Small-subunit ribosomal RNA, 5' domain from an uncultured bacterium, 524 nucleotides, folded computationally.
Rfam family: Bacterial small subunit ribosomal RNA. Rfam links the family to the GO terms structural constituent of ribosome and ribosome.
Context: one part of a larger RNA
RNA sequence: GAUUGAACGCUGGCGGCAUGCUUAACACAUGCAAGUCGAACGGUAACAGGCCCUUCGGGGUGCUGACGAGUGGCGGACGGGUGAGUAAUGCAUGGGAAUCUGCCUGGUAGUGGGGGAUAACCCGGGGAAACUCGGGCUAAUACCGCAUACGCUCUACGGAGGAAAGGAGGGGACCUUCGGGCCUUUCGCUAGCAGAGGAGCCCAUGUCGGAUUAGCUGGUUGGUGGGGUAAUGGCCUACCAAGGCGACGAUCCGUAGCUGGUCUGAGAGGACGACCAGCCACACUGGGACUGAGACACGGCCCAGACUCCUACGGGAGGCAGCAGUGGGGAAUCUUGGACAAUGGGCGCAAGCCUGAUCCAGCAAUGCCGCGUGUGUGAAGAAGGCCUGCGGGUUGUAAAGCACUUUGAGUGGGGAAGAAGGCCUGGGAGCGAAUACCUUCUGGGAUUGACGUUACCCACAGAACAAGCACCGGCUAACUCCGUGCCAGCAGCCGCGGUAAUACGGAGGGUGCGAGCGUUAAUC
Numbered sequence: 001g002a003u004u005g006a007a008c009g010c011u012g013g014c015g016g017c018a019u020g021c022u023u024a025a026c027a028c029a030u031g032c033a034a035g036u037c038g039a040a041c042g043g044u045a046a047c048a049g050g051c052c053c054u055u056c057g058g059g060g061u062g063c064u065g066a067c068g069a070g071u072g073g074c075g076g077a078c079g080g081g082u083g084a085g086u087a088a089u090g091c092a093u094g095g096g097a098a099u100c101u102g103c104c105u106g107g108u109a110g111u112g113g114g115g116g117a118u119a120a121c122c123c124g125g126g127g128a129a130a131c132u133c134g135g136g137c138u139a140a141u142a143c144c145g146c147a148u149a150c151g152c153u154c155u156a157c158g159g160a161g162g163a164a165a166g167g168a169g170g171g172g173a174c175c176u177u178c179g180g181g182c183c184u185u186u187c188g189c190u191a192g193c194a195g196a197g198g199a200g201c202c203c204a205u206g207u208c209g210g211a212u213u214a215g216c217u218g219g220u221u222g223g224u225g226g227g228g229u230a231a232u233g234g235c236c237u238a239c240c241a242a243g244g245c246g247a248c249g250a251u252c253c254g255u256a257g258c259u260g261g262u263c264u265g266a267g268a269g270g271a272c273g274a275c276c277a278g279c280c281a282c283a284c285u286g287g288g289a290c291u292g293a294g295a296c297a298c299g300g301c302c303c304a305g306a307c308u309c310c311u312a313c314g315g316g317a318g319g320c321a322g323c324a325g326u327g328g329g330g331a332a333u334c335u336u337g338g339a340c341a342a343u344g345g346g347c348g349c350a351a352g353c354c355u356g357a358u359c360c361a362g363c364a365a366u367g368c369c370g371c372g373u374g375u376g377u378g379a380a381g382a383a384g385g386c387c388u389g390c391g392g393g394u395u396g397u398a399a400a401g402c403a404c405u406u407u408g409a410g411u412g413g414g415g416a417a418g419a420a421g422g423c424c425u426g427g428g429a430g431c432g433a434a435u436a437c438c439u440u441c442u443g444g445g446a447u448u449g450a451c452g453u454u455a456c457c458c459a460c461a462g463a464a465c466a467a468g469c470a471c472c473g474g475c476u477a478a479c480u481c482c483g484u485g486c487c488a489g490c491a492g493c494c495g496c497g498g499u500a501a502u503a504c505g506g507a508g509g510g511u512g513c514g515a516g517c518g519u520u521a522a523u524c
Stems, first nucleotide, its partner, number of pairs: 001524004006520005013371006019364002021329001026327003030324003035074003040071002043067002047065003050061004081282003090207007099199003104195003108191004112146001114144002121136006152161003166187006174181002208254003215245003220242008257279004261272004284305005307318004335361001337360003343357001344355004374404004384395004408465001410460005418451001421447001423445008468513005473494003479508005489496002
């Protein structure tokens, strides 16, 4: 000099854009943060409507819109947080072969016929509660067989094995047990193949300090058989061999998430890894598996432990390193805010619902950037202050005065863009038996904004509401007076102070920066 996720002191007008627990991976009150689908299903607790009854209080009826609880599907493996652990099961770069892959895309072949249950519900029992047990009824895209198998798996090449589910919209003939069949469109379902994206595994090279750590290793190193996995492999196991690593630093100890990058520097290098992005690890501590395409699973389960809470003492409940917020620790770090309008995600045919992701707002000069606190004129060089050699000098065109301007703040009015879509309704095209339905393209209409009293523009008034901080011995820009008297004090280094201190304290003046200025800490 540059820099910072800074803190502290003094001061503080506005705006834009960023950033904001670096410490206790300490403990957490409260609310919210993952749901959704009735176009899978049996149904109907509440609400609204229809219908029926009514003693006018109300009652009944799933008939309709819808829908609590339940069965079922998809999603809770993403998104969000943190950095404890980890020196290599990690990360970075470059390669590799023995793998899996829900949803999505392309293409192939199918979607036939049956069965038995079980929640909800009803009845009964246990418990303080959490919850739980027994009996009875019932549905499905829940569950299980049978049939079929282009491709798929196994094979001794003869063969063997293995699947599915329906729902919704519309409809002219024909059939009908009047439910529908049937046709068609669409969403699904099953089995292969290919792709895209994702994930698992292997190898090479690089990746902090310590030798006052020199030897380390028994599933250890390799082989064979077997097991296990989606898959290679001591990954596991039995047997056999005796190997494997190490001064090119093994092992041990300490420290640490890694990277793109950030800061500095002419560069080489050094230091760091906040925010943003990629990867990894973790989710009260330790262990374990279940489900699933995917987890050994932050807001799932089981066991053990510590802690907190409830209890009728028998037994139960919980996990903010999600967003806010509280206590504690600390020099120190924010609101228990608004909205799903946009972007994105989950579910759904859709409408839509959910979304503390996100977008916004709030707080903080924490940082960067911009603007303002007025402009011109004005010498009697006013008054006052300070200095003085008493003549004067300086503050100083500074003020006052005069003439103007009105950014920001204030008041009033106007006013974009962020909005594409979705909905209703015409026309064309495709599909199709069809002027149904559905899909798509194109017109018209009424609409969808948290921010928001938005940005921006106009008008009004009036210099009006808006300047401080540090320093002035040398380094280093800036000097005098008074007080003090090795005292009180200053100090980054040299050093000042013991009676004229430009170095302490105050004042006047000056210098530097300016909504900041200094100090401390830290890096180059």